Predicted 3D model of a 74-nucleotide RNA (transfer RNA) from Methanoregula sp. Rfam family: tRNA. Rfam classes the family as a transfer RNA. Rfam describes the family as follows. Transfer RNA (tRNA) molecules are approximately 80 nucleotides in length. NCBI's taxonomy places the organism under Archaea, Methanobacteriota, Methanomicrobia, Methanomicrobiales, Methanoregula.
[in-house]
RNA sequence: GCCCUAGUAGCUCAGCUUGGGAGAGCGCUAGACUGAAGAUCUAGUUGUCGCCUGUUCAAAUCAGGCCUGGGGCA
Numbered sequence: 001g002c003c004c005u006a007g008u009a010g011c012u013c014a015g016c017u018u019g020g021g022a023g024a025g026c027g028c029u030a031g032a033c034u035g036a037a038g039a040u041c042u043a044g045u046u047g048u049c050g051c052c053u054g055u056u057c058a059a060a061u062c063a064g065g066c067c068u069g070g071g072g073c074a
Base pairs, nucleotide, nucleotide: 001073002072003071004070005069006068007067010026011025012024013023020057027045028044029043030042031041032040050066051065052064053063054062
């Protein structure tokens, strides 16, 4: 230098192929329960979807460029 892949909640990830509601588990907070804690149950909590631009009525999703991590070729 080129190619592939990943980047979405505090963490692990799904959703992207086929554009229209941003989600799951864990965590965290409060309450119930307990002598207290754990477990369990109930309620709640969290996002500029890596960045910029473009396409579109509409972009996490499509296109181009860039940044970062991983892998490969040279």